The RNA shown here (c-di-GMP-I riboswitch aptamer) has 85 nucleotides and comes from an Actinomycetota bacterium.
[in-house]
RNA sequence: GACACGAAAGGGCAACCCCAUCGUGAGGUGGGUCCGCAAAGCCACGGGACUUCAGUAGUUCAAGGAAGUUGGCCGGGUUGCCGAA
Numbered sequence: 001g002a003c004a005c006g007a008a009a010g011g012g013c014a015a016c017c018c019c020a021u022c023g024u025g026a027g028g029u030g031g032g033u034c035c036g037c038a039a040a041g042c043c044a045c046g047g048g049a050c051u052u053c054a055g056u057a058g059u060u061c062a063a064g065g066a067a068g069u070u071g072g073c074c075g076g077g078u079u080g081c082c083g084a085a
Stems, first nucleotide, its partner, number of pairs: 005083002012037002017032006035072001041078003045075003048070006
């Protein structure tokens, strides 16, 4: 110095909910809040979950299709603070 690992220190993020706002919606953004998180930083590549749309003689539901959402669902990729055992 690097990888692994996660004690300490300095810190970081911000769940649910509330208000405002954007979106058909899932959900996003800002402020408050602070459940928790060693990547709860970033990325929709794979899986999961959720939303919308079309169809068929019509309605409802399901499977499948298309387009989205979710990184605080999981995997994966990538970047990073500190340095005890």

Background:
NCBI's taxonomy places the organism under Bacteria, Bacillati, Actinomycetota. The prediction has a mean pLDDT of 83. Rfam family: c-di-GMP-I riboswitch aptamer. Rfam's curators write: GEMM was predicted in a large-scale screen for bacterial structured RNA regulatory elements.